This is a predicted structure of a 133-nucleotide RNA (c-di-AMP riboswitch aptamer (ydaO/yuaA leader)) from a soil metagenome.

RNA sequence: UGCCGAAUCCCUGGUCGGAACCAGGGAGCCGGGGACCCAGGUUUGGUCGGGGCGAAUCUCGCGGUGGUGCCGCGAGUAGCGCAACUCUUUCAGCGCGAGCCCGUCAGCUAACCCGGCAGGCCUUAGAGAGAGA
Repeated sequence: UGCCGAAUCCCUGGUCGGAACCAGGGAGCCGGGGACCCAGGUUUGGUCGGGGCGAAUCUCGCGGUGGUGCCGCGAGUAGCGCAACUCUUUCAGCGCGAGCCCGUCAGCUAACCCGGCAGGCCUUAGAGAGAGA
């Protein structure tokens, strides 16, 4: 300078001042809970309760274990991201395909209620079409 992501901007006070720190507030963006109607049966016991954020699901093979489960490894896969003015799109290319949370409980859902605004990265960027600035 840019990228993933909701994760940005502004105001007040603490303090003489300050880009720092602390305590609040607002706007904006994001997520959850929550009626009628509609949808659906569900839960518990034996083997595996159920749900949420997120692109991150699912299948097969091998191994471990007392195992229909769980864990590890490998190959794929639904899906997701990148390419430099922005958006859409085509071809080729390069990556991701995790992790965490609630705590026995939640379909949708108007009013209403609650919460978040983090964290992690890149180093000269492929070509074409359309629209815009």